Transfer RNA from a Candidatus Harrisonbacteria bacterium, 72 nucleotides, folded computationally.

[in-house]
């Protein structure tokens, strides 16, 4: 330099154009003499960034940043 993949909650990952979710973690509660476990609930997201298409974009197009792999 060229090609491919990834970027979404604190972490690991879903969501193939129509209100962004799950598990773990955090916090509160129930239970217990107490702790853990279990159960119930709450909070937490400018979907890496800019632009475009669309009534509507995590999703489609484009530019760019970071990371991973391959080729030379």
């Nucleotide at each position: 330099g060229c090609c491919a993949g990834a970027g979404u909650a604190g972490c690991u990952c879903a969501a193939u154009g129509g209100u962004a979710g799950a598990g773990c973690a955090a916090c509160g509660g129930u239970u217990u003499u107490g702790u853990a476990a279990a159960c119930c609930g709450u909070a937490g997201g400018u979907u890496g960034g800019g632009g475009g298409u669309u009534c509507a974009a995590u999703u489609c197009c484009u530019c760019u940043c970071u990371c991973u792999g391959g080729c030379u």

Overview: NCBI's taxonomy places the organism under Bacteria, Bacteria candidate phyla, Candidatus Harrisoniibacteriota. Rfam family: tRNA. Its family is annotated with triplet codon-amino acid adaptor activity in the Gene Ontology. Rfam classes the family as a transfer RNA.